A computed fold for a 72-nucleotide RNA from a Pseudomonadota bacterium, annotated as transfer RNA. It matches the Rfam family "tRNA". Its family is annotated with triplet codon-amino acid adaptor activity in the Gene Ontology. The source organism's lineage runs through Bacteria, Pseudomonadati and Pseudomonadota. Its mean pLDDT, the model's own confidence on a scale to 100, is 83.
[in-house]
RNA sequence: GCGGGCGUGGUUCAGUGGUAGAACGUUUCCUUGCCAAGGAAAAAAUCACGGGUUCGAAUCCCGUCGCCCGCU
Repeated sequence: GCGGGCGUGGUUCAGUGGUAGAACGUUUCCUUGCCAAGGAAAAAAUCACGGGUUCGAAUCCCGUCGCCCGCU
């Protein structure tokens, strides 16, 4: 330099055009003499960044950045 894959709550992932979700974790409450376990609730992601297409974009297109793999 060329090609490919990935980037979504604190973590691991789902979501492939129509209200951003799950598990774990965190906080509060209940239960207990205390812890653990269990139960209830809550907070937390401008979906890596910029632009485009569209009535509507995490999703499609272009560019940039970061990580990984392959080629030279």